[in-house]
Context: one part of a larger RNA
Molecule: small-subunit ribosomal RNA, central domain
Organism: Bacteriovorax stolpii
RNA sequence: UUGGGCGUAAAGGGUAGGUAGGUGGUCUUGUUUGUCAGGGGUGAAAUCCUUGGGCUUAACCCAAGAAGUGCCCCUGAAACGGCAGGACUGGAGUCCUGGAGAGGGUCGUGGAAUUCCCGGUGUAGCGGUGAAAUGCGUAGAGAUCGGGAGGAACACCAGCGGCGAAGGCGGCGACCUGGACAGGUACUGACACUAAACUACGAAAGCGUGGGUAGCAAACAGGAUUAGAUACCCUGGUAGUCCACGCUGUAAACGAUGAGCAUUAGGCUUGGUGGGUCUUGACCCCCGCUGAGCCGUAGCUAACGCGAUAAAUGCUCCGCCUGGGAAGUACGGUCGCAAGACUAAAACUC
Numbered sequence: 001u002u003g004g005g006c007g008u009a010a011a012g013g014g015u016a017g018g019u020a021g022g023u024g025g026u027c028u029u030g031u032u033u034g035u036c037a038g039g040g041g042u043g044a045a046a047u048c049c050u051u052g053g054g055c056u057u058a059a060c061c062c063a064a065g066a067a068g069u070g071c072c073c074c075u076g077a078a079a080c081g082g083c084a085g086g087a088c089u090g091g092a093g094u095c096c097u098g099g100a101g102a103g104g105g106u107c108g109u110g111g112a113a114u115u116c117c118c119g120g121u122g123u124a125g126c127g128g129u130g131a132a133a134u135g136c137g138u139a140g141a142g143a144u145c146g147g148g149a150g151g152a153a154c155a156c157c158a159g160c161g162g163c164g165a166a167g168g169c170g171g172c173g174a175c176c177u178g179g180a181c182a183g184g185u186a187c188u189g190a191c192a193c194u195a196a197a198c199u200a201c202g203a204a205a206g207c208g209u210g211g212g213u214a215g216c217a218a219a220c221a222g223g224a225u226u227a228g229a230u231a232c233c234c235u236g237g238u239a240g241u242c243c244a245c246g247c248u249g250u251a252a253a254c255g256a257u258g259a260g261c262a263u264u265a266g267g268c269u270u271g272g273u274g275g276g277u278c279u280u281g282a283c284c285c286c287c288g289c290u291g292a293g294c295c296g297u298a299g300c301u302a303a304c305g306c307g308a309u310a311a312a313u314g315c316u317c318c319g320c321c322u323g324g325g326a327a328g329u330a331c332g333g334u335c336g337c338a339a340g341a342c343u344a345a346a347a348c349u350c
Stems, first nucleotide, its partner, number of pairs: 003322004007304002012318001014201004021194003025088007034080001035077008049065006091191001092188003095184004103177007110154001115149007125136002162169002206247006215241002220236004258317006266295011299306002323350003332343004
């Protein structure tokens, strides 16, 4: 390579948009490029295979046949693929109505709590731990009451609940804005799926410039513990955490499970929504669409488990794996302010 694979053994790209490419619904006409059938030419010899023959045998040699999976030409077929034309509505999209939602952005605003400041009351402790000590406090702390400042996060509601492509999103209000869903079935008429390259987004930490800083808290300091204690515990505490703009581009970025379409028992819970039945009525019950979960049949799986939200059964396209270590490293290249990221070996060794 042919293959076989990718939930946990090696292996799904962090996510989306998307170019080339690959793949593509129903009916019909034409064409014959692929495809198929028949015929012809060519496909050197040797080799390989078959049969026969020659060296005492074999290897070896000789002859004939077959084969040479390929290419070209001619004739024909038209089911399938392609191409060209026409038509369709089931795929896809548009339109109208409606409600659900922590979807995104900007501006504003609310209360609780912590800390700090001022004032009142008040007196000797507070704090902390396994026990202590460092620390704070008679210059009046802690406790308690009133007032003020400022930053960050939003208890209850809250749910295996909702929304988002993923990362992620949670007080309240206004404005701007994306998507999904249900119902209507008016419109377009295959406009589709996937997706190298490319582009955008992308937790936390980190970086640059400027602000901000209540709490928390790497580093750091002190107190303990200990044989030691560069830790775990305690008292402090700076970056940082927050905001704006720019960069970084990683993660157990996880469902460790790529995207799309179709098919294949059921039961239960729950979010959104339509219809039916019933009712005073929100309900209950029945049927449908669309999400989120639990259990489970067939089937699958090495097992665990998965099981209509598949890891079942098929198809299309992409990404990736090929013994462990060396190593996600070196070198080179690209990107980055840097940290580093991406791409990515070998010697050697087991």